Model confidence (mean pLDDT): 85 of 100. Predicted 3D model of a 556-nucleotide part of an RNA (large-subunit ribosomal RNA, domain I) from Paenibacillus curdlanolyticus YK9. It was read from a public genome assembly. The source organism's lineage runs through Bacteria, Bacillota, Caryophanales, Paenibacillus and Paenibacillus curdlanolyticus. It matches the Rfam family "Bacterial large subunit ribosomal RNA". Gene Ontology terms of the family: structural constituent of ribosome and ribosome.

[in-house]
Context: one part of a larger RNA
RNA sequence: AGCGCACGGAGGAUGCCUAGGCACUAGGAGCCGAAGAAGGACGUGGCGAACAACGAAAUUGCCUCGGGGAGCCGUAAGCAGGCUUUGAUCCGGGGAUGUCCGAAUGGGGAAACCCGGCUGCGGUAAUGCGCAGUCACUUCUUACUGAAUCCAUAGGUAAGUAGAGGCAUACCAGGGGAACUGAAACAUCUAAGUACCCUGAGGAAGAGAAAACAAUAGUGAUUCCGUCAGUAGCGGCGAGCGAACGCGGAUUAGCCCAAACCUACGGACUUGUCCGUAGGGGUUGUAGGACGUCUCACAUGGAGUUACAAAGGUGUUGGUUAGGCGAAGAGGUCUGGAAAGGCCCGCUAGAAGAGGUAAAAGCCCUGUAACCAAAAGUCAGCACCCUCCGAGACGGAUCCUGAGUACGGCGGGACACGUGAAACCCCGUCGGAAUCCGGCAGGACCAUCUGCCAAGGCUAAAUACUCCCUAGUGACCGAUAGCGAAGCAGUACCGUGAGGGAAAGGUGAAAAGCACCCCGGAAGGGGAGUGAAAUAGAACCUGAAACCGUGCGCUU
Numbered sequence: 001a002g003c004g005c006a007c008g009g010a011g012g013a014u015g016c017c018u019a020g021g022c023a024c025u026a027g028g029a030g031c032c033g034a035a036g037a038a039g040g041a042c043g044u045g046g047c048g049a050a051c052a053a054c055g056a057a058a059u060u061g062c063c064u065c066g067g068g069g070a071g072c073c074g075u076a077a078g079c080a081g082g083c084u085u086u087g088a089u090c091c092g093g094g095g096a097u098g099u100c101c102g103a104a105u106g107g108g109g110a111a112a113c114c115c116g117g118c119u120g121c122g123g124u125a126a127u128g129c130g131c132a133g134u135c136a137c138u139u140c141u142u143a144c145u146g147a148a149u150c151c152a153u154a155g156g157u158a159a160g161u162a163g164a165g166g167c168a169u170a171c172c173a174g175g176g177g178a179a180c181u182g183a184a185a186c187a188u189c190u191a192a193g194u195a196c197c198c199u200g201a202g203g204a205a206g207a208g209a210a211a212a213c214a215a216u217a218g219u220g221a222u223u224c225c226g227u228c229a230g231u232a233g234c235g236g237c238g239a240g241c242g243a244a245c246g247c248g249g250a251u252u253a254g255c256c257c258a259a260a261c262c263u264a265c266g267g268a269c270u271u272g273u274c275c276g277u278a279g280g281g282g283u284u285g286u287a288g289g290a291c292g293u294c295u296c297a298c299a300u301g302g303a304g305u306u307a308c309a310a311a312g313g314u315g316u317u318g319g320u321u322a323g324g325c326g327a328a329g330a331g332g333u334c335u336g337g338a339a340a341g342g343c344c345c346g347c348u349a350g351a352a353g354a355g356g357u358a359a360a361a362g363c364c365c366u367g368u369a370a371c372c373a374a375a376a377g378u379c380a381g382c383a384c385c386c387u388c389c390g391a392g393a394c395g396g397a398u399c400c401u402g403a404g405u406a407c408g409g410c411g412g413g414a415c416a417c418g419u420g421a422a423a424c425c426c427c428g429u430c431g432g433a434a435u436c437c438g439g440c441a442g443g444a445c446c447a448u449c450u451g452c453c454a455a456g457g458c459u460a461a462a463u464a465c466u467c468c469c470u471a472g473u474g475a476c477c478g479a480u481a482g483c484g485a486a487g488c489a490g491u492a493c494c495g496u497g498a499g500g501g502a503a504a505g506g507u508g509a510a511a512a513g514c515a516c517c518c519c520g521g522a523a524g525g526g527g528a529g530u531g532a533a534a535u536a537g538a539a540c541c542u543g544a545a546a547c548c549g550u551g552c553g554c555u556u
Base pairs, nucleotide, nucleotide: 001555002554003553004552005551006550007549008548009547015541016506017505020477021476022474023473024472025471026470027469028468029466030465031166032165039101040100041099042055043054044053046079047078050075051074052059062095063094064093065092066091067090071083072082073081106115107114108113116135117134118133119132120131121130122129137163138162140160141159142158143157144156145155171202172200173199174198175197176196182189186236212219213218223250224249225248226247227246233241234240254458255457256456257402261280262279263278264277265276266275267274268273269272285436287401288400289399290398291395292394293393294392295391296390301389302388303387304386312385313384314383315382316381317380318379319378320377321376323372324371329345331344332343333342334341346363347362348352354366355365356364407431408430409429410428411427412426413425417443438453439452440451441450442449493500494499513540516527517526518525519524
């Protein structure tokens, strides 16, 4: 020195565990904000820092209404001092307080700071000072003022009203809008109207009551799902893109204006017309309405707060925001440190889901099933109060029925559809109708036939999503896994910055966390003691390997 055996050190794999995650299900909730949000800064405790909570009324936080019933003063032990059956701590409803920054809004500003005006109060001999309130901008309404310039207008002032900002990195609508890639290259095409940016909104959004589909038969707003169907088509007819009708389901709900005409008021001038405002009227395609004539009706009727007009009140029922009650073995014995385990004997079950208790408990604890419960707030249903409300026939003369609109040319976009025979829909530009004997569509166009009535508006449900709350589930993870984060993590740390971004779990059933003695300056160790165990001693469960030793054996 090598090999082997034994015993150690170091190290932290493995096993077991879970305090944390992940993915879902059901129900709820789906907004907060000038009454100052989200998010922060700084403070507040008898005792240092931090987290959490709270706000100069600041850690027993205050008031009140309920619950609850013996302990309590957070994490967090300790010291000191207190509170509490006159009901504390704790849980829930409502309220008060709530520094400074932040849309930040009196002015400024390098956020959490600086400096003011006005009114009122306090203080000072007086000034300085303190406290409360108020003072940003924009929209709209009203009122008062008011130039150049006579009236007027612009402007100014005041009051009221609304807005502003945040976010759940989700879902939705709109405005913009790539490239990599694929086409085995690449340009039309694809990726894709995707990613991304901007704006806006809601708990959903958008769409929506036929100028629709269809095809000689019919359907009857929209949305979503299944199918039709990878079909018909589109396509350097390449790569690829890709419907609709119909059928089956989910859910169902329909309405209001403009106009003609009438009335009132006001205005304009050409003096008999026009315009404006308000009310009535009226709302459709077997055309409808106005208009004219006629019939019935004014409440034993119908409807209503999500559209169709709109604001509430009371009662009641159910849910929700605290809770209450809740069966049955302290059975015997064995092992053990410990019984919930084995054996023996019982009992309960509308409760044998679960968690804990010194190992594995239906009957020990918390609970679970069932049942019960709310002063106050809130949600939903119902009832009452309340609120609102006319239909129809005949006539066919006249009037009305959404105009720079429909549509056309040119240029684009969107439709599954790439200009194509290219309809339908939308935009730019230039032209530019008809008026019910009317108009549009049925995939160029024309005829016939059929369907429908554009150029105004509103509308629940079925659908999409999940920051969040409650309950639950898992052939999900188990500390290099699972969220980046199981521990004070978006922390430490890195970066000028945008931004990047960790590591780090386990004594024991219980601290019973080693009194006392010895060595040592200490660290550390040896006894003693605790404990089932101390090679469980806090660098603490188990404790593999690499690596480093000690002893012995063999070999060289």